[in-house]
Context: one part of a larger RNA
RNA sequence: UCGUGGUUAAGGAACUCGGCAAAAUACCCCCGUAACUUCGGAAGAAGGGGGACCCCUGAGAGUGAUCCAUCCAUGCGGUGGUGAGCGUUUGGGGGUCGCAGAGGAUAGAGAGAAGCGACUGUUUACUAAAAACACAGGUGCGUGCUAAGCCGUAAGGCGCUGCAUACGCACUGACGCCUGCCCGGUGCUGGAAGGUUAAGAGGAAAGGUCAACACGCUCUUGAGUGUGUGAAGCUUUGAAUUGAAGCCCCAGUAAACGGCGGUGGUAACUAUAACCAUCCUAAGGUAGCGAAAUUCCUUGUCGGGUAAGUUCCGACCUGCACGAAUGGCGUAACGACUUCUCUACUGUCUCAACCACGAGCUCG
Numbered sequence: 001u002c003g004u005g006g007u008u009a010a011g012g013a014a015c016u017c018g019g020c021a022a023a024a025u026a027c028c029c030c031c032g033u034a035a036c037u038u039c040g041g042a043a044g045a046a047g048g049g050g051g052a053c054c055c056c057u058g059a060g061a062g063u064g065a066u067c068c069a070u071c072c073a074u075g076c077g078g079u080g081g082u083g084a085g086c087g088u089u090u091g092g093g094g095g096u097c098g099c100a101g102a103g104g105a106u107a108g109a110g111a112g113a114a115g116c117g118a119c120u121g122u123u124u125a126c127u128a129a130a131a132a133c134a135c136a137g138g139u140g141c142g143u144g145c146u147a148a149g150c151c152g153u154a155a156g157g158c159g160c161u162g163c164a165u166a167c168g169c170a171c172u173g174a175c176g177c178c179u180g181c182c183c184g185g186u187g188c189u190g191g192a193a194g195g196u197u198a199a200g201a202g203g204a205a206a207g208g209u210c211a212a213c214a215c216g217c218u219c220u221u222g223a224g225u226g227u228g229u230g231a232a233g234c235u236u237u238g239a240a241u242u243g244a245a246g247c248c249c250c251a252g253u254a255a256a257c258g259g260c261g262g263u264g265g266u267a268a269c270u271a272u273a274a275c276c277a278u279c280c281u282a283a284g285g286u287a288g289c290g291a292a293a294u295u296c297c298u299u300g301u302c303g304g305g306u307a308a309g310u311u312c313c314g315a316c317c318u319g320c321a322c323g324a325a326u327g328g329c330g331u332a333a334c335g336a337c338u339u340c341u342c343u344a345c346u347g348u349c350u351c352a353a354c355c356a357c358g359a360g361c362u363c364g
Stems, first nucleotide, its partner, number of pairs: 001359008010350002014348001019345001027051005036041001038174001052096009062086002067081005072075001097101001109343007116335002121133002137172007149158003175330004180260003185257002187253005194248003200242002205237005212229008261279005288322001289319001300316005
């Protein structure tokens, strides 16, 4: 000097991002116990008092000696009563000792107010336990059973030895009050008149090849060669016509993906605008909430709490850029969650000191 443990005057969070760490609380009995509430809770709320040992005395239940009465199947018998003694539980009175009686160990700190998530639960084995996941509940869609869906090339299997009060998928996430408008875009579902549309069918027409023929040239009467026309066959290309779903099209559907305006003017102080006009849109954000886990400007403004408060709580609304199952707003209970405050408590601090043990360092 460091580590672990212990004690500390006065103060008591002044420490610090933050009471991190430590201290404090802690058991049993009695009294007593608020807001709020889903009437279950909250609650061990909070807050108080008592607790050792000895003597005396009362009560309770247990066991039960002795004695008495009675019955008969006369036995080491049954039944009823008496109730000493014993251990035990509990009350009252008196006394004794200590600073201290749950004397050690073990052994809740509490209260108030917000945010988020209803809750118990689950999770990043080895830096994240949470507001994330799950959840009961809600909703939509699919599925009639050889179900849909899933695994597998298949056989086959799961679903299910189930049958729509079932199963699968998706979203939301207890409960309470609710869940507004938009189907123009995208998706899905339905429709089938018309337009478009593949392979295939179809085969008009055209090209190539070619027997033959015509005309030329060469030369030995016949042959060679060039050009042109060109049947059938073969072959290449291939129009009209026909041709499904899909797409275009027509409807429906938002607890499907999603979306939910601007400008100008106007009231007898000023300000504001119930009101009016106009442009655009599929429709222009309803209820509720709002500087919020969302607010940039911003430490917004006002109020509360403090001597002093960028955090916190209550309001306001100018919502940069809340908003209704991508759920909105509340909410008792719950939370090793996050934020603010208070009481108690303390070496966290003012500001350090000492003690014990261990380690290091210096000297020998």